[in-house]
């Protein structure tokens, strides 16, 4: 600043929509599939788990103070979220399941979003040619998707790949904390 008792936000249920990864291999059953038990390989979005900053506590060192105390730094704990992390559970043709999104119904009943500061936060060529102090610039080929943009009877972590990006820095959907 905007929305909100003409119902914020939350919970439950129904419908709808939703990515990824061996129809791998061995043995038994079986016409086969299914099922059961092994072998190696993978995915990350049910669920569960882990931690950053804020917060709080203790110790040490240094400064200040008559003392109590107080300030700063370091270490140890406390605390603590995510679409991040790992891979317990789950999954790897179809079916089923499936975070998030949309919608309807019921219950509850006061907050929610944005701006600002701060902390965490994925993916993909440090490619080839010429050039540059340079991973600079201009082209070529290849890739990513979580800024922005577009797609649908309507939204999105879905689809596309114009813009943007492909060492670090920066950016970054989203998530935690906080000020006025």
């Nucleotide at each position: 600043u905007c929305g909100g008792a003409u119902g914020a936000g939350g919970a439950u249920a129904g419908c709808u929509u939703u990515a990824g990864a061996c129809a791998u291999u061995c043995u038994a059953u079986u016409u086969a599939a299914u099922u059961a038990g092994g072998a190696g390989g993978c995915c990350g979005a049910a669920g569960a788990a882990g931690c950053a900053a804020a917060u709080c506590a203790g110790a040490a060192u240094a400064g200040u103070g008559g003392c109590a105390g107080u300030u700063a730094u370091u270490c140890u704990g406390u605390g603590g979220a995510a679409a991040c992390u790992g891979a317990c559970a789950g999954g790897c043709a179809a079916a089923a399941g499936g975070a998030a999104g949309g919608u309807u119904a019921u219950c509850u009943g006061a907050c929610g979003a944005g701006u600002c500061u701060u902390u965490g936060g994925a993916g993909a060529g440090a490619u080839c040619a010429c050039u540059u102090c340079a991973g600079u610039g201009u082209g070529g080929c290849g890739c990513c998707u979580a800024c922005g943009u577009g797609g649908a009877u309507a939204u999105a972590a879905c689809c596309a790949a114009c813009u943007g990006g492909c060492a670090a820095a920066g950016g970054g959907a989203c998530a935690g904390a906080g000020a006025a």